[in-house]
């Protein structure tokens, strides 16, 4: 100086109540298994503390991994 977001790789356009693809649940197709295909469930957003009505996101201080 970068980065830290789902069990795993990553979005998240200027602050407005977090989503993808793959893994995973059920069901549907199959003689059965794989593929499809539909649906569900899965994130106190590394911590803490400011600002702000309203934070992943702004600003501090701390971890931690890369240079």
């Nucleotide at each position: 100086g970068g980065c830290u977001u789902a069990g795993c790789u990553c979005a998240g356009u200027u602050g407005g109540u977090a989503g993808a693809g793959c893994a995973g649940u059920u069901g549907a197709u199959u003689u059965g298994u794989a593929a499809u295909c539909a649906u569900c469930a899965g994130g106190u957003c590394g911590u803490c503390a400011g600002u702000u009505c309203g934070a992943a996101u702004c600003c501090g201080a701390c971890a931690g991994c890369c240079g």
Molecule: transfer RNA
Organism: marine eukaryotic metagenome